[in-house]
């Protein structure tokens, strides 16, 4: 230099046009000598980043910018 994949909560990840969502952790609380375990509620989101395309965009296109593999 060119080809792909992947960028989503603190982490691991799902969501493939129509209100962001599990699990782990975090927070209150029940439970009990006490912790741990277990149960109930719950807090956390510029969906890399910019622009286009739709009434709507995390989702589709195009560029950029990390990551990671492959071609030379």
């Nucleotide at each position: 230099u060119c080809c792909g994949a992947c960028g989503u909560a603190g982490c691991u990840c799902a969501g493939c046009g129509g209100u962001a969502g599990a699990g782990c952790a975090g927070g209150u609380g029940a439970c009990u000598g006490u912790u741990a375990a277990u149960c109930a509620c719950u807090u956390g989101g510029u969906c890399a980043c910019a622009g286009g395309u739709u009434c709507g965009a995390a989702u589709c296109c195009u560029g950029u910018c990390g990551u990671c593999g492959g071609a030379g």
The RNA shown here (transfer RNA) has 72 nucleotides and comes from a Candidatus Moraniibacteriota bacterium.
It matches the Rfam family "tRNA". Rfam classes the family as a transfer RNA.
Model confidence (mean pLDDT): 83 of 100.
Taxonomically the source falls in Candidatus Moraniibacteriota (Bacteria, Bacteria candidate phyla).
The RNAcentral record of the sequence draws on ENA.